[in-house]
């Protein structure tokens, strides 16, 4: 210098003035604050509210290497394994196929209780029969590889060396696992992001949840049941438990206001521990609460610039969309010192 990888920061304006909007505090003038990194998706996990007094079983759903973090998670951090990459690094829906069932099109003789199309060998005569799975063909995949012994021809049938599988031992590691040595059978297709099996976890509904206040009418008619009944809630079902008379007809009033609503598992700084995620201690700070929906307009100077795009109970994550600028560290190549 070029190419690549990884992490972080910023927020599309900034400063000043004038006018305007919302909230809070003041009241006299005014002072302070005011839409993002994703506010999006509604995909996970919770806080909070109610069912409600709060259980058990089944079903159903979700997750799946080891260890840690967290309020919790399907998240994050580190490590392990496999795959990709020259590397830095990246990705993983990462338990079980010998419990069972299913699927693997077409081609091919045959696709897992998987084989004889061509071929090779022997017999027979010309029809064929027997043996074979080394060679060839089909295919994504066809009964481990290579060199020999042996055979009528062959074949792990046998032998040596490899690969793979299973088991044992030693060493390292908290563990997943890694490395080495040995033995055995000779070798047990793939797919569970198919059903399924194993392990772990799981009440439901949701701020339009709920709570309070106010207002107003007018309560009426009919039928039935009667506590071992019926109806309703929790809960998809059962048990259990709780509440209560039930059903039908024609009508009246309200749907307004306040609250929930922003001080919170909060943010920032420093120190300590930890590889890290994070935790502890100390100090400082208060940063939107609208409700037909608030942050806009003008002027001047300056600036790198446009994208994706606007809170509606709150928080921790994930995913998706997207333009620009800056910085740190790492990998590779080349050159110089």
């Nucleotide at each position: 210098a070029u190419a690549g990888g990884u992490a972080u920061u910023a927020g599309a304006g900034u400063u000043a003035a004038u006018c305007g909007c919302u909230u809070g505090c003041a009241u006299u003038a005014g002072c302070a604050a005011g839409a993002g990194g994703a506010a999006a998706g509604u995909c996970c996990g919770g806080g909070c509210u109610c069912c409600a007094u709060a259980g058990a079983g089944c079903a159903a759903a979700a997750g799946g290497g080891u260890a840690g973090c967290u309020a919790a998670c399907g998240g994050c951090u580190a490590c392990u394994a496999a795959a990709g990459g020259a590397a830095a690094c990246u990705u993983u829906a990462a338990g079980g196929a010998a419990a069972g069932u299913g699927c693997c099109a077409c081609a091919g003789a045959a696709a897992a209780u998987a084989g004889a199309c061509c071929g090779c060998u022997g017999c027979u005569u010309a029809g064929g029969c027997a043996g074979u799975a080394a060679g060839g063909g089909u295919g994504a995949a066809a009964a481990g590889g290579c060199g020999g012994u042996g055979u009528a021809a062959g074949a792990g049938a046998c032998c040596a060396c490899c690969a793979g599988u299973u088991c044992u031992u030693u060493a390292g590691g908290a563990g997943a696992c890694u490395a080495a040595a040995g033995a055995a059978g000779c070798u047990u297709g793939g797919u569970a992001a198919a059903c399924c099996c194993c392990c772990u976890u799981u009440g439901g509904a949701g701020c339009a949840a709920g709570a309070c206040u106010a207002a107003a009418u007018a309560g009426g008619a009919g039928a039935g049941a009667a506590a071992u009944a019926g109806g309703g809630g929790c809960u998809g079902c059962u048990c259990g438990u709780c509440c209560u008379c039930u059903c039908u007809c024609a009508g009246g009033g309200u749907a307004a206001g306040u609250u929930g609503c922003u001080u919170g598992a909060a943010g920032c700084u420093a120190u300590a521990a930890g590889c890290a995620a994070u935790u502890a201690u100390a100090g400082c700070u208060c940063u939107a609460g609208a409700u037909a929906a608030a942050u806009g307009a003008u002027u001047a100077a300056u600036a790198a610039a446009u994208a994706c795009a606007a809170a509606a109970c709150c928080c921790g994550g994930c995913u998706u969309a997207u333009u620009u600028a800056a910085u740190g560290c790492c990998u590779a190549u080349a050159a110089a010192a």
Model confidence (mean pLDDT): 76 of 100. A computed fold for a 337-nucleotide RNA from Cetobacterium sp., annotated as Bacterial RNase P class A. The gene name in the source record is rnpB. Rfam family: Bacterial RNase P class A. Rfam classes the family as a ribozyme.